[in-house]
RNA sequence: UCCAGACAAAGCUAAACCUUCUGUGAGGAAGGGGCGGAAAGCUACGGAUCUAAGGUGUUUAAGAUGGCCGGGCUGCCAAA
Numbered sequence: 001u002c003c004a005g006a007c008a009a010a011g012c013u014a015a016a017c018c019u020u021c022u023g024u025g026a027g028g029a030a031g032g033g034g035c036g037g038a039a040a041g042c043u044a045c046g047g048a049u050c051u052a053a054g055g056u057g058u059u060u061a062a063g064a065u066g067g068c069c070g071g072g073c074u075g076c077c078a079a080a
Stems, first nucleotide, its partner, number of pairs: 005077001012037002017032006035067001041073003045070003048065004
């Protein structure tokens, strides 16, 4: 350095659910909680799923999900 993720150690993150706030909605934020995670860090680029109002007339536009999959960028620890 490569492979490699350990019944190791240190730290990190935080599903459902509950409370409060926020958004038209999908959702988001904070606190509790802990199902999980080795990229569950960042990024809507490709795919996927979801969304209210208006217009329209059944597909366009604008959004949401990074804890759905892939791509891109970055990264802690560390034995055999």
Molecule: c-di-GMP-I riboswitch aptamer
Organism: Pseudomonadota bacterium